Small-subunit ribosomal RNA, central domain from Cristatella mucedo, 347 nucleotides, folded computationally.
Context: one part of a larger RNA
RNA sequence: CUGGGCGUAAAGGAUAUGUAGGUGGAUUGGUAAGUUGGGAGUGCAAUCCCUGGGCUCAACCCAGGAACUGCUUCCAAUACUGCCUUUCUGGAGCAUGAUAGAGGAUAGCGGAAUUUCUAGUGUAGGGGUAAAAUCCGUAGAUAUUAGAAGGAACACCGAAAGCGAAGGCAGCUAUCUGGGUCAUUGCUGACACUGAGAUAUGAAAGCGUGGGGAGCAAACAGGAUUAGAUACCCUGGUAGUCCACGCCGUAAACGAUGAGUGCUAGGCGUUGGGGUCUUUGACUUCGGUGCCGUAGCUAACGCGUUAAGCACUCCGCCUGGGGAUUACGGUCGCAAGACUAAAACUU
Numbered sequence: 001c002u003g004g005g006c007g008u009a010a011a012g013g014a015u016a017u018g019u020a021g022g023u024g025g026a027u028u029g030g031u032a033a034g035u036u037g038g039g040a041g042u043g044c045a046a047u048c049c050c051u052g053g054g055c056u057c058a059a060c061c062c063a064g065g066a067a068c069u070g071c072u073u074c075c076a077a078u079a080c081u082g083c084c085u086u087u088c089u090g091g092a093g094c095a096u097g098a099u100a101g102a103g104g105a106u107a108g109c110g111g112a113a114u115u116u117c118u119a120g121u122g123u124a125g126g127g128g129u130a131a132a133a134u135c136c137g138u139a140g141a142u143a144u145u146a147g148a149a150g151g152a153a154c155a156c157c158g159a160a161a162g163c164g165a166a167g168g169c170a171g172c173u174a175u176c177u178g179g180g181u182c183a184u185u186g187c188u189g190a191c192a193c194u195g196a197g198a199u200a201u202g203a204a205a206g207c208g209u210g211g212g213g214a215g216c217a218a219a220c221a222g223g224a225u226u227a228g229a230u231a232c233c234c235u236g237g238u239a240g241u242c243c244a245c246g247c248c249g250u251a252a253a254c255g256a257u258g259a260g261u262g263c264u265a266g267g268c269g270u271u272g273g274g275g276u277c278u279u280u281g282a283c284u285u286c287g288g289u290g291c292c293g294u295a296g297c298u299a300a301c302g303c304g305u306u307a308a309g310c311a312c313u314c315c316g317c318c319u320g321g322g323g324a325u326u327a328c329g330g331u332c333g334c335a336a337g338a339c340u341a342a343a344a345c346u347u
Base pairs, nucleotide, nucleotide: 004318005317006316007301008300012315014201015200016199017198021194022193023192025088026087029084030083031082033081034080035077036076037075038074039073040072041071042070049065050064051063052062053061054060091191092188093187094186095184096183097182098181099180103177104176105175106174107173108172109171110154115149116148117147118146119145120144121143125136126135162169163168206247207246208245209244210243211242215241216240220236221235222234223233258314259313260312261311262310263309266292267291268290269289270288271287272286273285274284275283276282277281296303297302320347321346322345329340330339331338332337
């Protein structure tokens, strides 16, 4: 290499766009590169194989044959692949008309609540816990009423719901903007699929500069608990959490399940459209999202038209455990570190 695999045993890249490459619908004619058949030349000798012979046998040696699966060239075939060409509409896209949505960006606005402040009422407690204490309070707290400030998050609706490539997205309004679905089948006519590198996006934490800071809260301090308690519980509390710009590039980034296409019983929900009919509804069709389940698959669990079934195309990845999400080197990064990635040794 062949071969076997990747939901949970090792193994799907975090996600997408897309370059090279690989692969690619139906049809006409041509060509004959691949392909197939035949011929010719060549394929040193030795080796291997067969037959025979020589050393007393064998190893070994000698002779003959076969073979040398290859290359070159000629003739022929034309199903398939390639190339050129003709046509097509089913794949793909465009147009037209509808349409659902927490898809994205920016700006403005809103109410509830927490906290703080001001003022009033009011008086001795409050808070916290299993119980306490630290803590707050006669300099008037807690409670309650009115007002103000400021930041962050948006109860109910709310859902197994919706949208997005993934990360993710939820008060309301406006502006800008991406994608999807359905219907009409009008147009283009294979324009497609995948995708090494590459590029873009990428939760939280973290980093840089400047703002902001209500609540929460690593670190830290105190009070408890305890043999101890660098914890769990309590009182405080700084980074951070928020905003702008720039980095980082990782997660159990999970459906632990790559993308695309076709085929293979159904039933019950739900969501966005369409159609038909006998229109509080029923039936049917297309696109999502769930549950159960047939065949089949699976080591089992389970999966089961949203496949882990049956096939094809392309990419990524795996090869006993540890050493090792490591060392060294390289690339990237301000750093933290990320990516790539061994060996000795051990079992």
The prediction has a mean pLDDT of 88.
Its Rfam family is "Bacterial small subunit ribosomal RNA".